A computed fold for a 339-nucleotide part of an RNA from an uncultured Bacilli bacterium, annotated as small-subunit ribosomal RNA, central domain.
[in-house]
Context: one part of a larger RNA
RNA sequence: UUGGGCGUAAAGGGUGCGUAGGCGGCUUGUUAAGUAUGAAAUUAAAGCCCGGGGCUUAACUCCGGUUCGUUUCAUAAACUGGCUAGCUUGAGUAUGGAAGAGGUAAACGGAAUUUCUAGUGUAGCGGUGGAAUGCGUAGAUAUUAGAAGGAACACCAGUGGCGAAGGCGGUUUACUGGGCCAUUACUGACGCUGAGGCACGAAAGCGUGGGGAGCAAAUAGGAUUAGAUACCCUAGUAGUCCACGCCGUAAACGAUGAGUACUAAGUGUCGGGUUACCGGUGCUGAAGUUAACACAUUAAGUACUCCGCCUGAGUAGUACGGUCGCAAGGCUGAAACUC
Numbered sequence: 001u002u003g004g005g006c007g008u009a010a011a012g013g014g015u016g017c018g019u020a021g022g023c024g025g026c027u028u029g030u031u032a033a034g035u036a037u038g039a040a041a042u043u044a045a046a047g048c049c050c051g052g053g054g055c056u057u058a059a060c061u062c063c064g065g066u067u068c069g070u071u072u073c074a075u076a077a078a079c080u081g082g083c084u085a086g087c088u089u090g091a092g093u094a095u096g097g098a099a100g101a102g103g104u105a106a107a108c109g110g111a112a113u114u115u116c117u118a119g120u121g122u123a124g125c126g127g128u129g130g131a132a133u134g135c136g137u138a139g140a141u142a143u144u145a146g147a148a149g150g151a152a153c154a155c156c157a158g159u160g161g162c163g164a165a166g167g168c169g170g171u172u173u174a175c176u177g178g179g180c181c182a183u184u185a186c187u188g189a190c191g192c193u194g195a196g197g198c199a200c201g202a203a204a205g206c207g208u209g210g211g212g213a214g215c216a217a218a219u220a221g222g223a224u225u226a227g228a229u230a231c232c233c234u235a236g237u238a239g240u241c242c243a244c245g246c247c248g249u250a251a252a253c254g255a256u257g258a259g260u261a262c263u264a265a266g267u268g269u270c271g272g273g274u275u276a277c278c279g280g281u282g283c284u285g286a287a288g289u290u291a292a293c294a295c296a297u298u299a300a301g302u303a304c305u306c307c308g309c310c311u312g313a314g315u316a317g318u319a320c321g322g323u324c325g326c327a328a329g330g331c332u333g334a335a336a337c338u339c
Stems, first nucleotide, its partner, number of pairs: 003311004007293002012307001014200004021193003025087003029083003033080002035076008049065006090190001091187003094183004102176007109153001114148007124135002161168002205246006214240002219235004257306006265284008288295002312339003321332004
């Protein structure tokens, strides 16, 4: 291991593609593997189980019997499977549209911060709850003009959009992925899920080489305080940015796996359309569900298919082993013992 579960109590894999496997639309014919019915053989004895009997009862023992399994033969053909022939509703293709921060690369733009140069100008500036460290007569702060450089893109901006998820927001160009709607032209079940596997995967971190304006772990100083290895302030290095290569984790969250069908309404908004409707995204709510909160056609309702996961708390996501990684560490993952 049955069972019962997985939004918040333990439990949905971070996400996709997809192998094996599991499951699979409507109709015809056939087959007879599954399935069903019957017959036969076998199933040692004892035991188990059921019905009786014998020791005073029981244990014990004796008699009879059923069930199950396997094999063979025969029959049935609804369902499942195989083969066969078709169908168009599932799925896909084509044609025509329109939307979008979907991705990659390159170029360009303005505001702001900082620094530098020059001008004006003079004693303060900055910072705080209040201060001080700090900056400033070697001319700061302020202001004007110019230059450099890096990073991020105000307004538009919206429970708006796009993407499988992570995520994506200045403008233009090039290349490129996906979805939606319309037409029903074509293919004709080509489908769903998916153990392993492969790919993608925020931030931080790592390697090599660049870059470095602002911010800022570490660090230093000033405060605060009994102390202050903090909160506040002044500085400030990795890092943050770019290229290539690793890492592979997050409250990777809707804490809700994917697919299909069915089950009241009302309303906002986005895309398409013949204004019938179709596809997203929100809110409020019916039945129903729920321990409650709440969910409610975007289900946590009613069902089916497939995958993942849970099984008292601690020990512990630890030890050991294996495997991956440059490392950090990741994945897999116990027990003794305690309650």
The prediction has a mean pLDDT of 87.